[in-house]
RNA sequence: GGGCGAUUAGCUCAGUUGGUUAGAGCGCAGCGUUGACAUCGCUGAGGUCAGAGGUUCAAAUCCUCUAUCGCCCA
Numbered sequence: 001g002g003g004c005g006a007u008u009a010g011c012u013c014a015g016u017u018g019g020u021u022a023g024a025g026c027g028c029a030g031c032g033u034u035g036a037c038a039u040c041g042c043u044g045a046g047g048u049c050a051g052a053g054g055u056u057c058a059a060a061u062c063c064u065c066u067a068u069c070g071c072c073c074a
Base pairs, nucleotide, nucleotide: 001073002072003071004070005069006068007067010026011025012024013023019057028044029043030042031041032040050066051065052064053063054062
């Protein structure tokens, strides 16, 4: 330098053919349970969907560029 893939909650990851409200597990906070802790149950907080631009009535999802990471080729 070229090709491919990835980027979504603090962490690990889903997200269907673009369709209006973005989710799970773990973690965190509160409550219940316990003599206390753990476990367990309930509730809750937490998101510029990497960034910018474009297409569309509508974009996490499609297109272009940029950034970062990984793999392959040279």
A computed fold for a 74-nucleotide RNA from a Dehalococcoidia bacterium, annotated as transfer RNA. Its mean pLDDT, the model's own confidence on a scale to 100, is 81. The sequence was found in a public genome assembly. Rfam family: tRNA. The family's RNA type in Rfam is transfer RNA.